[in-house]
Predicted 3D model of a 545-nucleotide part of an RNA (small-subunit ribosomal RNA, 5' domain) from an uncultured prokaryote. RNAcentral holds the full RNA, with entries from ENA. Its mean pLDDT, the model's own confidence on a scale to 100, is 82.
Context: one part of a larger RNA
This record gives sequence, C1' cells and structure tokens, in this order.
RNA sequence: GAAUGAACGCUGGCGGCGUGCCUAACACAUGCAAGUCGAACGAGAAAGCUCCCUUCGGGGGGCGAGUACAGUGGCAGACGGGUGAGUAACACGUGGGUAACCUAUCCGAAGGUGGGGGAUAACCCUUCGAAAGGGGGGCUAAUACCGCAUAACACCCCGAAGGCCUCGGUCCCUGAGUUCAAAGCUUGCCUCUAUUUAUAAGCAAGCGCCACCGGAGGGACCCGCGCCCCAUUAGCUUGAUGGUGAGGUAACGGCUCACCAUGGCUACGAUGGGUAGCCGGCCUGAGAGGGUGAUCGGCCACACUGGAACUGAGACACGGUCCAGACUCCUACGGGAGGCAGCAGUGAGGAAUCUUGCGCAAUGGGGGAAACCCUGACGCAGCGACGCCGCGUGGAGGACGAAGGCCUUCGGGUCGUAAACUCCUGUCAAGUGGGACGAAUCCUGGAUGAAUGAAUAAGCUGGCCGAUUGACGGUACCACUGGAGGAAGCCCCGGCUAACUCCGUGCCAGCAGCCGCGGUAAUACGGAGGGGGCUAGCGUUGUUC
Repeated sequence: GAAUGAACGCUGGCGGCGUGCCUAACACAUGCAAGUCGAACGAGAAAGCUCCCUUCGGGGGGCGAGUACAGUGGCAGACGGGUGAGUAACACGUGGGUAACCUAUCCGAAGGUGGGGGAUAACCCUUCGAAAGGGGGGCUAAUACCGCAUAACACCCCGAAGGCCUCGGUCCCUGAGUUCAAAGCUUGCCUCUAUUUAUAAGCAAGCGCCACCGGAGGGACCCGCGCCCCAUUAGCUUGAUGGUGAGGUAACGGCUCACCAUGGCUACGAUGGGUAGCCGGCCUGAGAGGGUGAUCGGCCACACUGGAACUGAGACACGGUCCAGACUCCUACGGGAGGCAGCAGUGAGGAAUCUUGCGCAAUGGGGGAAACCCUGACGCAGCGACGCCGCGUGGAGGACGAAGGCCUUCGGGUCGUAAACUCCUGUCAAGUGGGACGAAUCCUGGAUGAAUGAAUAAGCUGGCCGAUUGACGGUACCACUGGAGGAAGCCCCGGCUAACUCCGUGCCAGCAGCCGCGGUAAUACGGAGGGGGCUAGCGUUGUUC
C1' cells in the first nucleotide's frame, strides 16, 4: 500500500446493489417449514339457510354436500433447505475404466391388458388405560392382496464355428427346452352389438396398467496422478497378504465365512500423533509465489449421542421406525412425550452478527386430467455506514478586508470572500397528484385447421382472438408546491510524513508505530488559534499478502 463475513472509539443526510453467529455441532418456549389425488376405493357429518307438520317441547324434508374431518390405495416425503462436527480418505480435484453394475418419473420403438379368489381398515359392538395408545368380535370396497391362463426380442441351462482382448476368460451369433405379467378410471356417442329406442354390458377417444429393448438424466464401483505439520512418532499388520470353494450384493472384491499357504506395508516416510471438510474460486503480488475456502456454484459428510435395520427405483432416511444413553417435559406413579446444524425467534457463550414481517404475483419443486392445493425453496419488504458505488449538505457576486478569536517587533498580520449583504438554483429530503415494466403461460370462452374416428360427438394437438391473475406497492418514474431552508465530521501537524505558533505543565501529568519526547521558554504532554489529510465517514485494533 492492498484486503476483510470484522470489532472498538468519535461522528452520521439520502439512494442502489450486495452482505450479516467466524464463538457453544450449547440448550431451546411459540408459530410456520411436505404434501397432494374423490378421474383408484368404501363410507360420510355439522353449523347455517329454507319448506312442511306441531301437543310449541319438538319432528320431518331440501340445500349445505358426496363438501369437511378421518380411513384404504397411489405418487411425493431420498428433492428442495441447514450445518462443517467428523474425515488426511479414492473424501475431493483431474484423467481414465466397468468384458463387474442399478435406475422411479421422462423420451423413442414395439407387444399385451383374459378369467377368478380370499381378506382388511374405515364403520358398528365390546373392552383395557389418567394419557399416549391398544385388545376382542362383526360387516365391506379397490388401480390394495393372492392363485390361474397366455407370452418373447426378457431370464436360466446347453452350445459348433468365428470375433475380441489383459490369453483364459469374455462378448457376439444360432438352435432346443424351462420360468415369469397386467387394473382399471374418465369422457363422449348410437355406427356396429344387445335390449325397453336411449341406455350400456356396445363403440370410440383420453389417461392408466404389464413385459421387453434403446435413450436421456441420475447413481454405484475400480484405477493413474495431485492433496497440511511432527522422525523429540521407526517399525506396523492376523481377515492381516494371497489361493480354493461357498455365501452375499445391482455389481467386482477378505465384502463375509470354511480350509490352505505365509505373506503384505515401510526412510520415495509405513505406523502413530496433531490439525483440517475438498474444489471452482477469493485476497495479495510485476510475476513466481504466499495466504485463504464467508456469500454464489460443484462434490462430500452429518442431523441430540451411539447402534441397527424396515419400506422403497432410490435411504440405513434432518422435520420416518426400533434399541441404548444423556437431557427436558407430562403423569392418576402404572407409564408416556420430545429433538430448530429448516425460517423467524429465546436464553447462554462472545469483541461481535438481523424481523417471532408480506406473498405464492414471478421462477422453480411435489401432487392432480384439470380447476386447484402445498411450498420460511423462492420473490420481496424490515433492521445494521458491515462493504462497494452514486448523490447531497448549495451557486455567483461581495472589502469598509466588519465584529470577534489568535499572534504581534504594537506598525500590523491572520482566520478571510470566509461571514454579513445582493442576485440565483432546486438535486436529495418533505408534501400533493399522476403512474409503469416485471404477466406470460397454465386455464376458461369463441372461431379455425390437421389427424384419429361411423360421426358434424368427445377428448387430444397447433396457431389466432378475447377475458382473468402483482406480494413488492403509499414502488420505480413523471409533474407540481414552497423556500437555502432539514443535512459534517474524524484523524494528524519532532523525523520517517503533508502540516507551527502561544499558553499551561516542569522526568510530574502524560505521549509513543520505530527513533524517542517531558527535569522552567516543549513545533513531540494538555488547551487554544492556525495549518495538513480524508470525507458520511475518519481513526484504532485483529488477521493476510
């Protein structure tokens, strides 16, 4: 000098864009943060409104509504969001490999979707319990569950010749046999079929369902290289190193197990200890390098602590389950409940780090055919000069160089065109009025075109027209009103280093980054006047180059 997630002191007008627990991965009150689908399924209220009856107590019907709450089932809760504890490791980065692999939804291609069965929640009855939560009996549905049928290009076994390479494995091709599947729902129509001539059991379309192949995106595993400090850590290792076989996995493998062999690593630093998430980047520097890993992006790890599996395409699962532990809470003492390193917020710790805000309007995500619902992701607003950037605190004129302060050699000098005063301007702030972009989809309505179709129906698709939708928002922006009005400080002045005098003090009080100042004229302490520097900031401290 540059930099900073900064803090502290003094000071502080406005705006834009960023940014804000670096400490206790300490403990957490409260609210919200993951649901959705009635076009998979069975059931199913109430308030309220209204009509009728009434012995005026009430009773019944309709709407509410096939709605709410709850249940079965499906998809999503493995994403998104947080944190950096652990980890020196194939964790990460980079480049390869899998002839050793998996993949829900989506896309492409191509085939099928036949016929049966038994349950169970909800509900009703009953029962235990303070509660949390259960037990027993009875009824019922499905795209829930289970057989059967059918099936190959799938799977398993056999396998001539040939191809490939790491040379004993594997791939490809051919043939025979074996095994495995499914679920319906919605809408429209009367052409076919059936009948009761307007319906569905029929037809059609859409969405689904099953099996297989390929892709995209995602993931798993393996390998080369790179990746901090200590040798005042020198030896380490028994599933340890390898083999055979088996099990296990999506898959290779000591991953696990049985048996056999005795290996394997190491001064090119094993083992042990310490420290640490890694990277793109960021800071600094002419560069080489050094430092660093906040915000944003990629990967990893974790979710009170430790362990475990279940479900599932995917987890060993932050707001799932089970066990153990510590802690907190409830209890009728028998027993139960909980997990903010999600967003706010509280306490504690600390030099130190924000609102218990608004909205799903946009972008994105989940569910749904859709309407729509959910979304503390996100979009915004709030607080903090924490940072960067921009703007303002006025402009021109104005000497009798006013008053006043300070200095003085007492002549004067200086603050100083500075002020007053005159003439202007109107940024920002204040007030009044106007007022956007962000909105275009989805969707709904209309007309239209193409394909399917028996159809002029329905649904689907493309473009066109119209309508709807804004948290921010009392927004940005524009116009007007008035009038210099509301808006300057901080540090320094001995040398380094830019800026000097007076007074006070008298090795005292004090200053100080280094050299050093102060013991009676101190440009170095304290004050004043003056001056220098930066400016809504200026200094100090910490840290890095």